[in-house]
Parts: sequence; structure tokens; C1' cells
RNA sequence: UCGUGCUAGGCGGGGAGUUAGCGGUGCCCUGAACCCGCAAUCCGCUUUAGCGGGGUUGAAUGCCCGUCCGAGAUCGAUGUCUGAAGGGACUGCAAACGCCAGGCGGUGUUGAGAGCCUGGUCCUGUGCGGCAACGCCCGGCCAACCCCGUCAGGGCCGGAAGGCAGCAGCGGUACGUCGAACGCGUUGGGUGCCACGGGAUCGCCGGGUUUGAGCAGGCCAGCGGGCGCAAGCCGGCAGCGUCGAACAAUGGCGGGGCACGA
Repeated sequence: UCGUGCUAGGCGGGGAGUUAGCGGUGCCCUGAACCCGCAAUCCGCUUUAGCGGGGUUGAAUGCCCGUCCGAGAUCGAUGUCUGAAGGGACUGCAAACGCCAGGCGGUGUUGAGAGCCUGGUCCUGUGCGGCAACGCCCGGCCAACCCCGUCAGGGCCGGAAGGCAGCAGCGGUACGUCGAACGCGUUGGGUGCCACGGGAUCGCCGGGUUUGAGCAGGCCAGCGGGCGCAAGCCGGCAGCGUCGAACAAUGGCGGGGCACGA
């Protein structure tokens, strides 16, 4: 080096997730790779590997080790990047309001502003008026008998003269009831272009008077203020890009059994 027979091993691997941990099913990547049963409200195991049964290959293209490349997913950082929500500290915009009195306008010697006086506005009382309630006054009606007057008829007493009581009717009146203007009285008030007195106050309004040049703050400017807005900004989320970390498929390169015989 070759041949024959074996054996270890192979017949897919990896990422995230799950889990006490590991492997598998499920998801994703790689890319082509025996079969049957089991498994996400999961299945198996307790140490290197899915568990159980069968088949095939087998010493190198295929297995093992080292090394290189590095698909892919995960994590972290980052961005004049993109998107949808959120916030209102800061910048910006900006409402009310305040200050100021520079500009415009207003007002003012036909008197600003200020001082003083007086009246009103506020409270309280009185008179008068008005209104309301009640009473009086006034008018109408009002008693089968137990109210009055007159009492037909009838009745009673009497020898008579005469006398007496009295229903109905008529007239009237009491209690009461109805009405009502004027008038009188009492009481009351969310009463009055009324009159008078007392008080309180100095704010506002009106008037008078003294003085004699400002007053006021509508708009703009300036200063403050800050209801709000959300462009900048702030902190998260998602996507995309970039950088990094650990993992890593496929692939490239190097190396790696036993026995017998020639």
C1' cells in the first nucleotide's frame, strides 16, 4: 500500500423559548437527511443522552478531534432615521391679569386733579297720604207658639153696662244673615317723585366753592405673569440601520481504529 472480516460510530445539526437542569415534540435557521409508536392544559431522563422496537451502513465523501469562514436567531449599545401613543421640566408660541406712561388716540383754561362744604345713596323715628284687615255707622231680609203693636172672626167673665185673653192677617223688632259707597275708629307693611327729626359713613354719585394743569389708561411698544399648544424638547415602545457580545447550521483545511493474509 492492497485484500478479507470486524468494532467504535453514523443514518442530520443548530438558535431562541420552555425547564431545577438536560434531551425530544411544537416555533425559527440551515438544506436533503432509515422505518414504526409517544409528546405543549406536553413526553422522556437525572447525566452527555430523547424513550421503546426494528432496519441499514461502517474506517472514510459519510464517523471522531482540531482549526478557518460564518447563514441565522438572541442580547446589549447607538442613531440630524421612521411610526403611533404619552408628558409639559426647559426653549418657542401664546389667553386672562398686573405694572409702566415711550408712541397713537381720548379728555382738560367753556377748568384737569386735589382740598373743603352740602345733598343723595345707608339705618331709625314721627306726621300726612295711599293700601289692606277688622269693628262701628248705614241699608235689605229675618220669630207657627214660648217677642212687640194692632188684633177681623171666634172665645171667656157679667143680668146688663161693660171688661179680659188672644190665633190668622197686617206692621215692626231681637239673635242673626246679606250688602255696601261715603264717613269714624283700631291695627299692619316689601306702602310714598310727600314733609320733618335723629344717627352712621366718607366709598360712590350730584351741586357749590378755593386753587390752577394736568388727568385717564382704549390700542401699540416695554416689563412681569402664566391658563393653554406641543414644533423643538423629555422618557418609554415598535420598526430599520450601524457597532459589539456569547451561541452557531452548512461548507473549506489538517489529523485520527482492531484482527488476519498478501
A computed fold for a 262-nucleotide RNA from a Chloroflexota bacterium, annotated as Bacterial large signal recognition particle RNA.
NCBI's taxonomy places the organism under Bacteria, Bacillati, Chloroflexota.
It matches the Rfam family "Bacterial large signal recognition particle RNA". From the family's description: The signal recognition particle (SRP) is a universally conserved ribonucleoprotein involved in the co-translational targeting of proteins to membranes. By type it is a non-coding RNA gene.
The coordinates come from a structure-prediction model, not an experiment, and the mean pLDDT is 75.